[in-house]
Context: one part of a larger RNA
RNA sequence: UGACGGGGGCUCACACAAGCGGUGGAGCAUGUUGCUUAAUUCGAGGCAACGCGAAGAACCUUACCUGGGUUUGACAUGCACGGAUUAACUUUGUGAAAGCAGAGCCACGCCCUUUGGGUGGAACGUGCACAGGUGCUGCAUGGCUGUCGUCAGCUCGUGCUGUGAAGUGUCGGGUUAAGUCCCUUAACGAGCGCAACCCCUAUCGUUAGUUGCUAACGCGUCAUGGCGAGAACUCUAGCGAGACUGCCGGUGUCAAACCGGAGGAAGGUGGGGAUGACGUCAAGUCCGCAUGGCCCUUAUGUCCAGGGAUGCAAACGUGCUACAAUGGUGCGUACAAAGCGAUGCGAUGUCGCGAGGCGGAGCAAAUCGCAAAAAGCGCGCCCCAGUUCGGAUUGCAGGCUGCAACUCGCCUGCAUGAAGCCGGAAUCGCUAGUAAUCGUGGAUCAGCUACGCCACGGUGAAUACGUUCCUGAGCCUUGUACA
Numbered sequence: 001u002g003a004c005g006g007g008g009g010c011u012c013a014c015a016c017a018a019g020c021g022g023u024g025g026a027g028c029a030u031g032u033u034g035c036u037u038a039a040u041u042c043g044a045g046g047c048a049a050c051g052c053g054a055a056g057a058a059c060c061u062u063a064c065c066u067g068g069g070u071u072u073g074a075c076a077u078g079c080a081c082g083g084a085u086u087a088a089c090u091u092u093g094u095g096a097a098a099g100c101a102g103a104g105c106c107a108c109g110c111c112c113u114u115u116g117g118g119u120g121g122a123a124c125g126u127g128c129a130c131a132g133g134u135g136c137u138g139c140a141u142g143g144c145u146g147u148c149g150u151c152a153g154c155u156c157g158u159g160c161u162g163u164g165a166a167g168u169g170u171c172g173g174g175u176u177a178a179g180u181c182c183c184u185u186a187a188c189g190a191g192c193g194c195a196a197c198c199c200c201u202a203u204c205g206u207u208a209g210u211u212g213c214u215a216a217c218g219c220g221u222c223a224u225g226g227c228g229a230g231a232a233c234u235c236u237a238g239c240g241a242g243a244c245u246g247c248c249g250g251u252g253u254c255a256a257a258c259c260g261g262a263g264g265a266a267g268g269u270g271g272g273g274a275u276g277a278c279g280u281c282a283a284g285u286c287c288g289c290a291u292g293g294c295c296c297u298u299a300u301g302u303c304c305a306g307g308g309a310u311g312c313a314a315a316c317g318u319g320c321u322a323c324a325a326u327g328g329u330g331c332g333u334a335c336a337a338a339g340c341g342a343u344g345c346g347a348u349g350u351c352g353c354g355a356g357g358c359g360g361a362g363c364a365a366a367u368c369g370c371a372a373a374a375a376g377c378g379c380g381c382c383c384c385a386g387u388u389c390g391g392a393u394u395g396c397a398g399g400c401u402g403c404a405a406c407u408c409g410c411c412u413g414c415a416u417g418a419a420g421c422c423g424g425a426a427u428c429g430c431u432a433g434u435a436a437u438c439g440u441g442g443a444u445c446a447g448c449u450a451c452g453c454c455a456c457g458g459u460g461a462a463u464a465c466g467u468u469c470c471u472g473a474g475c476c477u478u479g480u481a482c483a
Base pairs, nucleotide, nucleotide: 001483002482003480004479005478007477008476009475010474011473012472013471015467016466019430020429021428022427023426026321027320028319029318030317031316032315033314034312035311042053043052064307065306066305067304068303069302070301073130077129078128079127080126081125082124089104090103091102092101093100094099108120109119110118111117112116132296133295135294136293137292141290142289143285144284145283146281148279153192154191155190156189157188158187159168160167161166172183173182174181198273199272200271201270203241204240205239206238207237208236209235213230214229217228218227219226244267247261248260249259250258251257323423327382328381329380330379331378332377333376339370340369341368344363345362349358350357351356389420394415395414396413397412398411399410400409436459437458438457439456440455441454442453
């Protein structure tokens, strides 16, 4: 100087408390361990691995296994030689395919006078340099990322103090979300962080008015901004305004600031996002990419078929659906936002109980489509029951995608109707448009094991006395057989 303490002081955080809803029990989905296996590819391992890499494992992907091929190679560049039709295309045999063996066919540029000859590049073959490796080392690395933590810290220059390591500044008194600001002061300044500048959102103005809008006037319809028209309103999207402790009162050191109030759409950082200091964990990644070293080179490269990653006594994590009446079910009826669409979205119509089929209007989309929002509201049934709760499992019959759904896809109908009556010890999230609850969209994607992830809106709470305790963190201080 740090680190540590079942030392002290001050302070903070959904850390506890106060509340609301869960997990742990059930079924299923998914990840992991273990076991099994020819293979069940590899990585991730307290928080910070375990719906993680994977935002799509039937083939492909694919790195694993079995078997069949291949060796200048699936891919790049260069050199030498070769012959011209090799390649491409068509086709035969063999084969599971890859491939192997064979047949047919026929180019392009330049030069020389033409039938023709010469030559060259691409391509092909042979040979040589080399390619190739998801092989090892993340403890050789770059880059990127997680984490402490959006915590308020981490440092420097000069000066001063100390023999020196080092200290001071950065301490102290107030204050703040903040090393935020003020005062004091052997310190005076400065940098990286904080804050602000950026984006979204809440109010208003202005510009603009189509594909969006419709108050007034007119036309038309069973009806609809459907049409003329309008530029008011909503909205869209550009530019501005607005919030700064600016104003008033009080407290305070004539300070910083805090408390209350006015006005205001919004008040003291308005709400949310992006933004992550010096560093820590030899944290993670050589399987995104790059890269040193090592290793393989008729194989650890490469091509193909099939299988596997989906196996199942068991254990754990994360979720979904429930156990019901604030519910289930039938009919009717209302209101979103944000997205996506040309190998695409696909309306009206029509067939089918349905998944879906036929068909094809319109739309590169504020115009057309996906599109029905759901919870909600109204009326009816169920009457507390393992039930009109719950839907696992299984049988049969179908639909869709795709070369192909056996291993191993999703969906529909009929039948079947399991466990489950609110969950031990323990444990998680959340302070407001939040939790809870209800649907919607997107990426990936032929299809989909999505209940995942990312986004969007609808309905919409309870509680916080407080900081003794648990956990983590910051500052000051103290002890130390620790570095």
Predicted 3D model of a 483-nucleotide part of an RNA (small-subunit ribosomal RNA, 3' major domain) from an uncultured prokaryote. The full RNA is in RNAcentral, with records from ENA. It matches the Rfam family "Bacterial small subunit ribosomal RNA". Its family is annotated with ribosome and structural constituent of ribosome in the Gene Ontology.